[in-house]
RNA sequence: GCGGGAAUAGCCCAGUUGGUAGAGCGCAACCUUGCCAAGGUUGAGGUCGCCGGUUCGAGACCGGUUUCCCGCU
Numbered sequence: 001g002c003g004g005g006a007a008u009a010g011c012c013c014a015g016u017u018g019g020u021a022g023a024g025c026g027c028a029a030c031c032u033u034g035c036c037a038a039g040g041u042u043g044a045g046g047u048c049g050c051c052g053g054u055u056c057g058a059g060a061c062c063g064g065u066u067u068c069c070c071g072c073u
Stems, first nucleotide, its partner, number of pairs: 001072007010025002013022001019056001027043005049065005
């Protein structure tokens, strides 16, 4: 230099013919218990890496770009 993949909640990850952003773990409150642990219920937490484009509508499609991983040279 060329090609491919990844980037979504604090962490690990889902989310496909474009149509309300989610689970698990963690966190907070409450319930349960004589206490702890375990268990249960509820809740908070997101400008979907960044900048543009297409569209009535983009996490998703298109262009560019940043970081990381793999391969080729």